[in-house]
RNA sequence: GGCCCUAUCGUCUAACGGUUAGGACAGAUCCUUCUCAAGGAUUAAAUCGGGGUUCGAUUCCCCGUAGGGCUG
Numbered sequence: 001g002g003c004c005c006u007a008u009c010g011u012c013u014a015a016c017g018g019u020u021a022g023g024a025c026a027g028a029u030c031c032u033u034c035u036c037a038a039g040g041a042u043u044a045a046a047u048c049g050g051g052g053u054u055c056g057a058u059u060c061c062c063c064g065u066a067g068g069g070c071u072g
Stems, first nucleotide, its partner, number of pairs: 001071007010025004018055001027043005048064005
């Protein structure tokens, strides 16, 4: 340099064009307890950047960025 793959809450991970963007762990508040742990209830938090297609994009297309794999 060429080809391919990946990018979503703090972390891990769902979502085959119309989801309130869901779940687990972690966090916060409350209950329970003499206290802690465990348990229960509630709760905050995310779509890598820019364009395009579409009535509608996390999802499809292009360019870029970052990471990974194969290869001259």
The RNA shown here (transfer RNA) has 72 nucleotides and comes from a Minisyncoccota bacterium. The source organism's lineage runs through Bacteria, Bacillati and Minisyncoccota. Rfam family: tRNA. By type it is a transfer RNA. About the family: Transfer RNA (tRNA) molecules are approximately 80 nucleotides in length. The prediction has a mean pLDDT of 82. The RNAcentral record of the sequence draws on ENA.